Predicted 3D model of a 463-nucleotide part of an RNA (small-subunit ribosomal RNA, 3' major domain) from a bacterium. Rfam family: Bacterial small subunit ribosomal RNA. Gene Ontology terms of the family: ribosome and structural constituent of ribosome. Its mean pLDDT, the model's own confidence on a scale to 100, is 82. The sequence was found in a public genome assembly.

Context: one part of a larger RNA
RNA sequence: AGACGGGGACCCACACAAGCGGUGGAGCGUGUGGUUUAAUUCGAUAGUAAGCGAGGAACCUUACCUAGGCUUGACAUCUAGAGAAUCUUUUGGAAACAAGAGAGUGCCUCACGGAACUCUAAGACAGGUGCUGCAUGGUUGUCGUCAGCUCGUGCCUUGAGGUGUUCGGUUAAGUCCGUAAACGAGCGCAACCCAUGUGCUGUGUUGCAUUUUUCACAGCAGACUGCCGAUUCAAAGUCGGAGGAAGGUAUGGAUGACGUCAAAUCAGCAUGGCCUUUAUGCCUAGGGCCGCACAGAUGCUACAAUGGUCAGUACAGCAGGUAGCAAAGCAGUAAUGCCGAGCCAAUCCUAUAAAGCUGAUCUUAGUUCGAAUUGAGGGCUGCAACUCGCCCUCAUGAAGUUGGAAUCGCUAGUAACCGCGCAUCAGCCAUGGCGCGGUGAAUAUGUUCCUGGGUCUUGUACU
Numbered sequence: 001a002g003a004c005g006g007g008g009a010c011c012c013a014c015a016c017a018a019g020c021g022g023u024g025g026a027g028c029g030u031g032u033g034g035u036u037u038a039a040u041u042c043g044a045u046a047g048u049a050a051g052c053g054a055g056g057a058a059c060c061u062u063a064c065c066u067a068g069g070c071u072u073g074a075c076a077u078c079u080a081g082a083g084a085a086u087c088u089u090u091u092g093g094a095a096a097c098a099a100g101a102g103a104g105u106g107c108c109u110c111a112c113g114g115a116a117c118u119c120u121a122a123g124a125c126a127g128g129u130g131c132u133g134c135a136u137g138g139u140u141g142u143c144g145u146c147a148g149c150u151c152g153u154g155c156c157u158u159g160a161g162g163u164g165u166u167c168g169g170u171u172a173a174g175u176c177c178g179u180a181a182a183c184g185a186g187c188g189c190a191a192c193c194c195a196u197g198u199g200c201u202g203u204g205u206u207g208c209a210u211u212u213u214u215c216a217c218a219g220c221a222g223a224c225u226g227c228c229g230a231u232u233c234a235a236a237g238u239c240g241g242a243g244g245a246a247g248g249u250a251u252g253g254a255u256g257a258c259g260u261c262a263a264a265u266c267a268g269c270a271u272g273g274c275c276u277u278u279a280u281g282c283c284u285a286g287g288g289c290c291g292c293a294c295a296g297a298u299g300c301u302a303c304a305a306u307g308g309u310c311a312g313u314a315c316a317g318c319a320g321g322u323a324g325c326a327a328a329g330c331a332g333u334a335a336u337g338c339c340g341a342g343c344c345a346a347u348c349c350u351a352u353a354a355a356g357c358u359g360a361u362c363u364u365a366g367u368u369c370g371a372a373u374u375g376a377g378g379g380c381u382g383c384a385a386c387u388c389g390c391c392c393u394c395a396u397g398a399a400g401u402u403g404g405a406a407u408c409g410c411u412a413g414u415a416a417c418c419g420c421g422c423a424u425c426a427g428c429c430a431u432g433g434c435g436c437g438g439u440g441a442a443u444a445u446g447u448u449c450c451u452g453g454g455u456c457u458u459g460u461a462c463u
Stems, first nucleotide, its partner, number of pairs: 001463002003460003007457007015447002019410005026301005032295002034292002042053002064287007073125001077124002079121005086103007107114002127276002130274003136270002138265003141261001143259001148187006154163003167178003193253004198221007224247001227241005303403001307362007319350003324343002329338003369400001374395007416439007
């Protein structure tokens, strides 16, 4: 100088407390461990792995296994030779592929040849999701959006080093003020950026209540402790008030200092070294990644009356659409099918929002709760739904009566409840992820304790 302490002082945070709703018990979904397997490809493992890489595993993907094949190779460059390319077709085969048959003669040209493509031969070489994230780049997580981390000159010390950065106030903040052997500066904080909220101006189709308004797109204004009062020795600031759409960081986002964990990733990509080269490379078919005694993780649905079912009825926003979205009509109990208007979309479509409200019924029951599981019949996508897709109808009707110890999230348009959209995508195992709006609370005026963090100080057999 650090680190640590079941040392001290001060401060902060959904850290606790005060509240609301969950998890832990049940069934199912998903990922993980384990186990099994020919293979169940690989990685991620306290916090910081486990609906994570994967924003779509039937084939493909695919890296794994079994089997059948290839060896200058599926891909790149170079040399030589042959043939335009390309198309059709036979046999064997699960296919890859192997062996044939036929059609076809293009473009540029100085008529040698050339361009593009295919085949053959030889070798230089290709290839590797093989190993090493403890050789690396790049990127990322975490402490933590915590308020810290440093430098120049000066001063102090034999020196390591200290000072500045401490102290008194104050702040969300090393934020600002004052003091002070320090004076300044840098990276962080804040501001600058984006969105939303108010007004004005301009523009106005496809939007509109048709000169206003709503809406859309631009530009500008507006908030600065600016004004008033109180408080502080003073300053910085704090408290209250006015006006205002908004008040003291308006709200949300983006933004992550020096560093820590030899943290994560050689399988996104790049890359050193090592290894492999008739195989650890490549092609193909089938299987596997979905196996199931079990364990923990994360979700969905419930256990019901603040509810279930039926009928009627009201109100959104984000977003997507031509290999697409698809209206109306018709058929079907339905999934869906037929037909196909309109739309490259503020025009048309997806598209009825749902919870809500009104009325009826059920009457506390394993039920008109709950939906798992199983049987039968259908529909859709796709070469193909057996392993292993989704949807519909009928039947079946399991566990579950609010969950032990323990534990998680959340402070306002938040939690909770309710539906809607999108990416990926032929289809989908989406209850996931990312967004959007609708309804809309309770509690905290405290810091003793638990957890994590910051500053100063103290002790130390630690570095």